[in-house]
Context: one part of a larger RNA
RNA sequence: UUGGGUGUAAAAUAUCUGUAGGUGGCUUUUUAAGUCCGCUGGCAAAUCCCAGGGAUCAACCCUGGACAAAGGGUGGAAACUACCAAGAUGGAGUAUGGUAGGGGCAGAGGGAAUUUCUAUUGGAGCGCUGAAAUUCAUAGAGAUCAGAAAGAACACCAACAACAAAAGCACUCAGCUGGGCCGACACUGACUCUGAGAGACAAAAGCUAGGGGAGCAAAUGGGAUAAGAUACUCUAGUAUUCCUUGUCAUAAACGAUGUAUACUAGGCGUUGUGCGUAUUGACCUAUCUAGUGAUAUAGAUAACACGUUAAGUAUCCCGCCUUGGGAGCACAUUUGUAAGAAAGAAACUC
Repeated sequence: UUGGGUGUAAAAUAUCUGUAGGUGGCUUUUUAAGUCCGCUGGCAAAUCCCAGGGAUCAACCCUGGACAAAGGGUGGAAACUACCAAGAUGGAGUAUGGUAGGGGCAGAGGGAAUUUCUAUUGGAGCGCUGAAAUUCAUAGAGAUCAGAAAGAACACCAACAACAAAAGCACUCAGCUGGGCCGACACUGACUCUGAGAGACAAAAGCUAGGGGAGCAAAUGGGAUAAGAUACUCUAGUAUUCCUUGUCAUAAACGAUGUAUACUAGGCGUUGUGCGUAUUGACCUAUCUAGUGAUAUAGAUAACACGUUAAGUAUCCCGCCUUGGGAGCACAUUUGUAAGAAAGAAACUC
């Protein structure tokens, strides 16, 4: 490499857009490149195979026959792939009428809690723990009540619910804006799918510059515990966490399950439209479709488990794997301010 694989054994890029490439639904026509058929020609001898013969047998030797690919020439076939031309509407898309939503962006407003400050009442502890101590407190703490300020997060509703490509997304309001789904069936007429390179976005932490800083809290100080205690526990507490400008590009970025399409028993929930029924209305009931769940048949699986949201049956395209360690290390390269990231061996060893 082929083959075989890729939920958990090695292995699905974090996700999407998309170039080259690969791939591609229905009907009719053309051509004959692929494809198929005939003829020709070609492939020395030996070998191999078959038949016969000879060495006393055998290996061996001799004679004859058969087998003969690819490439070449020539003549045909037209189902399939491809090409030419034309057409259709089921795939795909546009327009249209509805509709659900924590989808995104920037803005305004809100209450509870926490901490701090000011003032009142009051007068000895508070706080913490397994037990304590450090800390705070007669310069009046803690408690109490009134007022003010600040920053961050949004209880209940809340759901195995919704939305988003993923990361993610929830106090309320209005503004701008993306996508989905459903119904009718107007238009385009295969415009599809995938996607090496490439681009975009990408939690938390980290970095840059400027703000902000209530609470929490790496580092750090102190008190305990202990043989020790660079920990668990307590008390303080800085970076960080928040906003804005750039950057970084990684996560158990997980459904550990690539994307797209088609097919293959059911019954039970739930979300969003539509339709029928019902009603004052909400329920109820029946059904289509798009999601989202728990079960389960066939099947498949090493088992666990999966099972119309497949890990079943098939097709197209792409990534990746090929014994453990050495090692995601070294070297050279690209990238980054850095931290690092990307890519990625071998010796040796078992």